[in-house]
RNA sequence: AGAAUUUGAUCCUAGUUCAGGAUGAAUGCUAGCGGCGUGCCUAAGAUAUGCAAGUCAAACCCCGCUUCGGCGGGGUGGCGAACGGCUGAGUAACACGUAGGAACCUACCCUUAUCUCGGGGAUAACUCCAAGAAAUUGGAACUAAUAUCCGAUGUGGUGGUAACACUAAAGGUUCUCUGCUUCGGCGGGGUUCCGGAUAGGGAUGGGCCUGCGGCCUAUCAGGUAGUUGGUGAGGUAAUGGCUCACCAAGCCUAUGACGGGUACCUGGUCUGAGAGGAUGUACGGGCAGAGGGGCACUGAGACACGGGCCCCACUCCUACGGGAGGCAGCAAUCGGGAAUCGUUGACAAUGGGCGCAAGCCUGAUCACGCGACGCCGCGUGGAGGAUGAAUGCCUUCGGGUUGUAAACUCCUGCAAAUAGCACCGGCUAACUACGUGCCAGCAGCAGCGGUCAUACGUAGGGUGCAAGCAUUGUCCGGAUUUACUGGGCGUAAAGAGUUCUGUAGGCUGCUGUGUAAGUCAUGGGUAAAAGACCCCGGCCUAACCGGGGAAGUGCUCAUGAUACUGCACAGCUAGAGGAAGUUAGGGAACAGCGGAAUAUAUAGAGGAGCGGUGAAAUGCGUAGAUCUUAUAUAGAACACCGAGGGGGUAGCCAGCUGUUUGGGACUUUCCUGACGCUAAGAGACGAAAGUCUGGGUAGCAAAACGGAUUAGAUACGCGUGUAGUCCACACCGUAAAAGAUGUCUGCUAGAUACUUGUAUUUAUAUGGGUGUCGAAGCUAACGCGUUAAGCAGACCGCCUGGGGAGUACGGUCGCAAGAUUAAAACUCAAAGGAAUUGGCGGGUUCCCGCACAAGCGGUGGAGCAUGCUCUUUAAUUGGCUGAUAACCCAAGAACCUUACCCAGAUUUGACAUGUAACUGCGAAUCCUGUGAAAGCAGGACGUCCUUCGAGGGAGUUACACAGGUGUUGCAUGGCUGUCGUCAGUUCGUACCGUGAGGCGUACCCUUAAGUGGGUUAACGAACGCAACCCCUAUCGUUAGUUGUAUCACUCUAGCGAAACUGCCGCCGUAAGGCGGAGGAAGGUGGGGACGACGUCAAGUCGGUAUUGCCUUUAUGUCUGGGGCUAGAAGCAUGCUACAAUGGCGCGCACAACGAGUCGCAACACGGCAACGUGAAGCUAAUCUCUUAAAACGCGUCUCAGUUCAGAUUGAGGUCUGCAAUUCGACCUCAUGAAGUUGGAAUCGCUAGUAAUCGCAGGUCAGCUAUACUGCGGUGAAUACGUUCUCGGGAAUUGCACACACCGCCCGUCACGUCAGCAAAGCUGGGGCCACCUUAAGUCCUGCGUGUAGUGGGCCCAUGGUGGAAUCAGUGAUGAGGAUGAAGUCGUAACAAGGUAGC
Repeated sequence: AGAAUUUGAUCCUAGUUCAGGAUGAAUGCUAGCGGCGUGCCUAAGAUAUGCAAGUCAAACCCCGCUUCGGCGGGGUGGCGAACGGCUGAGUAACACGUAGGAACCUACCCUUAUCUCGGGGAUAACUCCAAGAAAUUGGAACUAAUAUCCGAUGUGGUGGUAACACUAAAGGUUCUCUGCUUCGGCGGGGUUCCGGAUAGGGAUGGGCCUGCGGCCUAUCAGGUAGUUGGUGAGGUAAUGGCUCACCAAGCCUAUGACGGGUACCUGGUCUGAGAGGAUGUACGGGCAGAGGGGCACUGAGACACGGGCCCCACUCCUACGGGAGGCAGCAAUCGGGAAUCGUUGACAAUGGGCGCAAGCCUGAUCACGCGACGCCGCGUGGAGGAUGAAUGCCUUCGGGUUGUAAACUCCUGCAAAUAGCACCGGCUAACUACGUGCCAGCAGCAGCGGUCAUACGUAGGGUGCAAGCAUUGUCCGGAUUUACUGGGCGUAAAGAGUUCUGUAGGCUGCUGUGUAAGUCAUGGGUAAAAGACCCCGGCCUAACCGGGGAAGUGCUCAUGAUACUGCACAGCUAGAGGAAGUUAGGGAACAGCGGAAUAUAUAGAGGAGCGGUGAAAUGCGUAGAUCUUAUAUAGAACACCGAGGGGGUAGCCAGCUGUUUGGGACUUUCCUGACGCUAAGAGACGAAAGUCUGGGUAGCAAAACGGAUUAGAUACGCGUGUAGUCCACACCGUAAAAGAUGUCUGCUAGAUACUUGUAUUUAUAUGGGUGUCGAAGCUAACGCGUUAAGCAGACCGCCUGGGGAGUACGGUCGCAAGAUUAAAACUCAAAGGAAUUGGCGGGUUCCCGCACAAGCGGUGGAGCAUGCUCUUUAAUUGGCUGAUAACCCAAGAACCUUACCCAGAUUUGACAUGUAACUGCGAAUCCUGUGAAAGCAGGACGUCCUUCGAGGGAGUUACACAGGUGUUGCAUGGCUGUCGUCAGUUCGUACCGUGAGGCGUACCCUUAAGUGGGUUAACGAACGCAACCCCUAUCGUUAGUUGUAUCACUCUAGCGAAACUGCCGCCGUAAGGCGGAGGAAGGUGGGGACGACGUCAAGUCGGUAUUGCCUUUAUGUCUGGGGCUAGAAGCAUGCUACAAUGGCGCGCACAACGAGUCGCAACACGGCAACGUGAAGCUAAUCUCUUAAAACGCGUCUCAGUUCAGAUUGAGGUCUGCAAUUCGACCUCAUGAAGUUGGAAUCGCUAGUAAUCGCAGGUCAGCUAUACUGCGGUGAAUACGUUCUCGGGAAUUGCACACACCGCCCGUCACGUCAGCAAAGCUGGGGCCACCUUAAGUCCUGCGUGUAGUGGGCCCAUGGUGGAAUCAGUGAUGAGGAUGAAGUCGUAACAAGGUAGC
């Protein structure tokens, strides 16, 4: 210090999440020791038991015991019990913090002064009697005091001008001297110590008052009657409405009163660079409380935790009459909870109470115990040790890793002595194997898992921390994500509709004087200790502790300074305003007037349609429409001028004239003298629609109706049509009220245009306004740019992720509609802005292609062939399926092929390699049985090579392994199809841009072409294009067999020439285009091979190769038979036809490419023929296949289902082959089906092409070939052109698409889940008001020894009745919201989204 996450990518905005630190923690796994700390955050819930406040015999009385010293007990009396300890419920307050103040008190303590004299009457304990279960209580009699009362004195004190009045006390004890005595005792003097009283002072502690400071909420805006003040009185220690009587009507409040919610406050603690934010456990200070509520008493001090009285709730005892109690003290128990300890010891230390003291008491405290709850320290060994042991894991099988780790040796030590936890895809340090297969699961975020998961689970290895490690919760940080430091508002969230009036507030021109509040300086006080920081020191060290210092930026007081701000005063004129004179204008209000158009009415003319649409229909019209002429009436709006123009604060404002009126601009002097700017709240205005009342209503027109469109059409287009639109009075108060840009002031280049002033030298200058383009600068970019979104200042408004929601509830306004103010639960990880590249558009522009058009011939109809789907089947093996599958894989399924089915066999195997063992060295061959064959069983035979090694080679057995047309083409290589032979696709450097990207490759011309040229922030280059290669057309030349009788020619095979827009004319800058000449060929001459970056997870694991998985007496292998050839139906590609441009018969002419020895076969003979028999030649320019056919000539047929067409079927044959039944081809004879040119639709082709005719070859025993690949023969028609269809290329535009329009996406309905809202009501909480009742108690008052007591009164806790609000809980049902893998209906939005959207 940052990182991940929106996108195909980018920049920005914005939220979410993570890494850090902390904790009174909890949970999981694990755990050795010690030190120091720390431990009910929840129920201020309830508590059994024990303890937590006593002490004093030197105040006094009594009792018991006694060693006579004293000890113990009961009571009176004194001091303490108001401290210490606990808790945080209440409290938003002078409660706390801090700094001050005046009207007070203060036991014990210190100090000063002066006293401490004389008397009196009681009472508890004890004793007796009595009541009661108990707690406890009553009566009688006795007694003491430092208990209590009276008197005296008055240093003093209080009151009072004074006189004067009032006002105290207590004794005990040590030692000693001494008097009296009833010998029990009772005194007196002195002395020591402890006391007592009065008054002053101090110290300590406390009470009261004030300034300032620190939570949320305005969906709390008004609150308050003792309320605010005064006078008097009461009361208090003391001021004061603290209380009361009377008087006045004040007091607080947008600088937030009052109300509501929450909360003890603080020193500090955590975090943070800081400013801040969060927090208040332990320790220290303060406050408050003691089961809930009220009250006083005692006392120096309390309205009192372990005191009292009363009420309430609860618990306990009881003899039912009545009593007792208060752990938020220490332990402990129950309960609650995620969760928090021992019913320990001691007063030894520190401190407290009492006491003269000894001492007693002390759950304060000090110690110990429990808990890894935290911080800190230590340990689980150290040194050597390579065969790099074994095991585990991985592996490319070589090895690597675990790993000096272990073993082992030595050393230290009392003893070599436990290591765990989390993580390993990114953020984030650390990787492999197996298992699983969108399952199980993980996850902080984005996300991982659908058969090769570094993300799940396990293992090995590794990383991090370590007696701990992770997780969860909470806080700060990162988050500049509330922005004081330190953000924004044109389009991302965000400028209120205007700012016209202007309140509070904030800010405010120039000069001078004074003041000194702010400000600055210096000094004083305070800011407790602890903590934090620095230094030093003590525990072995650290944590921890001790000492010292500095700091504590705060508050306060004093003194000084006076630039700035403030305040007061005096001036100035540049801001602002006023006067005068000009000036433009749809600025406003009211009144009047005008013409065109429209509609209606009346009259005339006229006679069949009009109107409307994409096309129609509804509608109007012979009762006379539309159209036309004249006249009249009505309402609304104002053509041309008119504009990018003018005015107005905005909304808005338009015929003409008049009246009234607001504001602006300019010019020149004059006047006032800062009078200014902004503006919360408030007031005013405010389009359209809408509302109320009354008018008005021509046209238009929500709603409504009809006719169309449509799958539907509650729409778009059509015909009618009511509110409304208009006027007047009054509401409403909102708009994408937009420049999506608040107002004011100053400063910062210009160019150009319009509008309106002024001046003159008449085209310039200078003002106001309105536009466009641009500099600097700004901006995420787009863009803005003197009319700022630039540079600054002043003030206001507004924003803080998306959705929920501008919604609910509450308030205010409104007649209503509704407006305004304005949340939360829940849910998502995004939502969004600008720009980029693509893709797409029922957007635009340009270009090309047998793309259309123009033509020729087909397909689709028939029969047959072939392939496919589907169906069937034991099997009909499998793949391929729009274009880019379907005579495709398959250049040839009778067996084989063959992968399928049935049956029979076989298991190291049909095939490869290795090891081991065995074999008179048994390979091969032959034979027998059985069998469908394979195989199984048996026999015969006795023969391999050799370097002589039981070596090679072979067989059998066993083990490794073979094998698989099993699966995944979505794990792959390779190959292929397609876009497409379309003209595109990129790179280097430079340049532009924050960047994705752009430029280059753009623009203009040209081309078949990103072909070339011109221009240009580009310059070059690569893959494509073209060329180079092959065939072909012409010529030359060389050679020539098998061609030729011979030569030549032709031919065959080589080599070469030739074509380049080279030449001419025209056009053009050029590239190039058009035309011409020459030429065999002319503008890439014709054809082929050649296929850029990429797209389709396109096709192929069944050509081969290959990862993973599966199988191994089977999914391998062998064999026989069957099937792939089935057949209702559909599709695709072809063949043959439907005939006369023809069929048939006869005659007759001309090719080329190819093939051949397991072959091609002449020729001869036989057969009608297929073919057979014999057989020459040929390893091929020699021989053979090999007669080409169409054409041409002659004849016949004469328009018919025919002398067309040949399917189908019967009979007989031939050939191949082990084999022709399923299931071959061919021949002969016979048979002679459909079909007479083919619906919608659709295919090919631009020249030697289409069409048509035959020939050859591969595969192959044969053949299903009508297929495929080649070859030649004959040989056309048409192209105006690019509007349209399809495909492609380029540019541009829009986009909410990027899986890219087969995209995205909206709403209702149905179902499930969730949270909130409303709701008749129901329930509860804390307060409020009025009234009733009123305990204890203070106070007042009556009776009383002015005792005890008792009567009355005021106030009042609680309780009761009623009421008005408020906050919660719950609620049948209702409406909306969010979410869910697929549901239903439509298609609203995004492209002109198919009616532009909002």